[in-house]
RNA sequence: CUACAAACCCGAGCUAUCGUGGCAAGCAAUUGCCAAGGAAAGUCCGGACAGCAUAGGGUAACCCACCGGUGAAUAGCCGGCGUCCCAGCAAUGGGGCAUUAUCGGGUAAACCUUGGGUGCUGUAAUGCCACGUAAAGGAGCGCUUAAGAACGACUCGUUCAAGUUCCAGGGUAGGCAGCAAGACUUUAACAGCAAUGUUAAGGCUAGAUAAAUGAUAGUUUAGAAACAGAAUCCGGCUUAUGAGGCUUGUAGUACU
Numbered sequence: 001c002u003a004c005a006a007a008c009c010c011g012a013g014c015u016a017u018c019g020u021g022g023c024a025a026g027c028a029a030u031u032g033c034c035a036a037g038g039a040a041a042g043u044c045c046g047g048a049c050a051g052c053a054u055a056g057g058g059u060a061a062c063c064c065a066c067c068g069g070u071g072a073a074u075a076g077c078c079g080g081c082g083u084c085c086c087a088g089c090a091a092u093g094g095g096g097c098a099u100u101a102u103c104g105g106g107u108a109a110a111c112c113u114u115g116g117g118u119g120c121u122g123u124a125a126u127g128c129c130a131c132g133u134a135a136a137g138g139a140g141c142g143c144u145u146a147a148g149a150a151c152g153a154c155u156c157g158u159u160c161a162a163g164u165u166c167c168a169g170g171g172u173a174g175g176c177a178g179c180a181a182g183a184c185u186u187u188a189a190c191a192g193c194a195a196u197g198u199u200a201a202g203g204c205u206a207g208a209u210a211a212a213u214g215a216u217a218g219u220u221u222a223g224a225a226a227c228a229g230a231a232u233c234c235g236g237c238u239u240a241u242g243a244g245g246c247u248u249g250u251a252g253u254a255c256u
Base pairs, nucleotide, nucleotide: 001252002251003250004249005248006247008245009244012220013219014218015217016216017215018214020035021034022033023032024031025030037227041238042237044236045235046234047233048232049122050121051120052119056156057155058154059153061118062117063116064115065114066080067079068078069077070076081093082092083091094113095112096111126177127176128175129174137167138166139165140164141163148160149159150158182204184203185202186201187200188199189198190197191196
C1' cells in the first nucleotide's frame, strides 16, 4: 500500500416564535419542568409482576448437553481446550446413525438413546367503584351411593360442593387503579486476561387510550442523511440502516 474480516462512537445540539400531551404550583389568569429508538422493529428466548383455595404422582410433550467464570435468569456474555481453516476470525461440542448423504472450505439431518431440567395463562393479566336488568323460561345430569368445578394434554389421587351444564331470551359495555424510581442511569477508583463486580459522589429522563412528542427561521459541526414511531416493564438475540470517525486481526506486495 492492497485485499478480507470483526468491533466500537454518533443518530443531533443551541436560540427565538407558535402549537400538542403529561406532572406540579396557583382562587384564577398563568408560570415552571419533561416528552418517540439504536434498533422502539421481529413477537424469537429469558424474567419481573398479576391470577389460578389445599396436593401431589405418573405418562406424553418440550428444552439442554466439553471445562471454568459471570449473570435475577432455563436467556445471554467472557475465557480456555478440542475439531476445522494457508492463517486469524467464524461455525461447532454426551453416545449412535456416520471414515454415511453431499462434495463449488470449515464435525449433515431425521431418528434412536444416556443424563439433567421444565406448572400454565397473560396488562384485553388482575383489583375496585358506578349504572342497568323480565311477575322471567326450556331440557339434561344430580343433591353425600356426589352432577359439576379447581387456567397446556391425558390419567390416578385430593379438596370444595347443592346445584350444575347446554339452548334461547333480557340488561349493561362508563370510570379509577395497574401506569412508570428501575435487577435504572452518569462519573471516578479498586479487583479481574475479560465478561463483570464492589465502593463513593451525582441524576430523575414519555405514559397516550383512537392514540400527543410538531412547525418555521437562524446558527454550530466533518455531516444531519438512512433504517425507521413508545402502549406493562426489564435483560438478551436476530434483522434493517446514511455521512463521518476510531480500533484490532490475518494474508500478500514493496522498501529499510

Bacterial RNase P class A from a Chitinophagia bacterium, 256 nucleotides, folded computationally. It was read from a public genome assembly, where an Rfam model found it. The model forms 90% of the base pairs in the Rfam consensus. The organism belongs to Chitinophagia, within Bacteria. Its mean pLDDT, the model's own confidence on a scale to 100, is 75.